[in-house]
Molecule: transfer RNA
Organism: Parcubacteria group bacterium CG08_land_8_20_14_0_20_48_21
RNA sequence: GCCCCUAUAGUUCAGUGGAUAGAACGUGGGCUUCCGGAGCCUAAGACGUAGGUUCAAUUCCUACUAGGGGUA
Numbered sequence: 001g002c003c004c005c006u007a008u009a010g011u012u013c014a015g016u017g018g019a020u021a022g023a024a025c026g027u028g029g030g031c032u033u034c035c036g037g038a039g040c041c042u043a044a045g046a047c048g049u050a051g052g053u054u055c056a057a058u059u060c061c062u063a064c065u066a067g068g069g070g071u072a
Stems, first nucleotide, its partner, number of pairs: 001071007010025004018055001027043005048064005
């Protein structure tokens, strides 16, 4: 240089065109406890960036950025 894959919550992952974008762990609050832990209840928190297609895009297309892999 060229080719391929990946990018969703603090972390690890679901979600292959229309649903309030979900789960686990973690975090804040509450209950409980002498305190903590455990347990239970509850809350906050995300679609890498910019365009395009579409009535509608996390999802499809393009470029870029970042990470990973392959090749000479």